SAM riboswitch aptamer (S box leader) from an Acidobacteriota bacterium, 116 nucleotides, folded computationally. Its Rfam family is "SAM riboswitch aptamer (S box leader)". Gene Ontology term of the family: regulation of gene expression. It was read from a public genome assembly, where an Rfam model found it.
C1' cells in the first nucleotide's frame, strides 16, 4: 500500500524549538505573527486491541486522538416549504423540483482489530 468488519453529532492543551502555513483533495467556510506545519517535553481524552473479571464492570500496557459533527457540501432516494396548474376552494389534488430546510443511504476519508 490492499481487503473485511466496527466506529466517526461525546470527550480531551500547556510549555519549548520553529518561523508561514494549516483544516486529506475540489468548492465553500474557517484557524493562523495574540505565532501555521513539523519536532520535543509534560499533561489529558477515550477504550479498538490488551490484562483482570461469572456478568457487569475495573485498569491503562500497544495504537489512536486533544478548533469547528469526518468543519460543511457534492451522488441517489424520501418529506416539508417556495413555485406552476386544476377543482366541488380560507381547503384539497396534481405537476415540477431551480432554490431553502429536514431525514435516510452512498462515495471519499480517518482510526482500530483481523486477514492475504
Nucleotide at each position: 500500500g490492499c481487503g473485511u468488519u466496527a466506529u466517526c453529532c461525546a470527550g480531551a492543551a500547556a510549555g519549548g524549538u520553529g518561523g508561514a502555513g494549516g483544516g486529506a483533495a475540489a468548492g465553500g467556510c474557517c484557524c493562523u505573527g495574540u505565532g501555521a506545519a513539523a519536532c520535543c517535553u509534560u499533561g489529558g481524552c477515550a477504550a479498538c486491541c490488551u490484562g483482570c473479571u461469572u456478568a457487569u464492570g475495573c485498569a491503562a500496557g500497544g495504537u489512536g486522538c486533544c478548533a469547528a459533527u469526518u468543519c460543511c457540501u457534492g451522488c441517489c432516494c424520501c418529506c416539508g416549504g417556495c413555485g406552476u396548474g386544476c377543482c366541488c376552494a380560507u381547503g384539497g389534488c396534481a405537476c415540477a423540483u431551480u432554490c431553502c430546510g429536514g431525514g435516510g443511504g452512498g462515495a471519499a476519508g480517518a482510526u482500530a482489530c483481523c486477514g492475504a